A computed fold for a 73-nucleotide RNA from an uncultured bacterium, annotated as transfer RNA.
Model confidence (mean pLDDT): 82 of 100.
Rfam family: tRNA. By type it is a transfer RNA.

């Protein structure tokens, strides 16, 4: 330089024919206990790496951009 491949909650991820963003662990708060673990309810956390497009509608599809990884020169 060229080609590929990942980016979604504090973490590890799902999310495919474009149609209300989810799981598991972590957090809180409560139940249970003498206290904790642990179980159980229930909550809270996201402008889907940025921008722009298409389209009534975009994690999703087109561009360009950034970050890390593989590969080629």
């Nucleotide at each position: 330089c060229g080609g590929g491949g990942u980016g979604u909650a504090g973490c590890g991820c799902a999310g495919u024919u474009g149609g209300u963003a989810g799981c598991g662990c972590g957090c809180u708060a409560c139940g249970u206990u003498c206290g904790g673990g642990a179980c159980g309810u229930a909550g809270a956390g996201g402008u889907c790496g940025g921008a722009a497009g298409u389209u009534c509608g975009a994690g999703c599809c087109u561009u360009c951009u950034c970050a890390c990884c593989c590969c080629g020169a």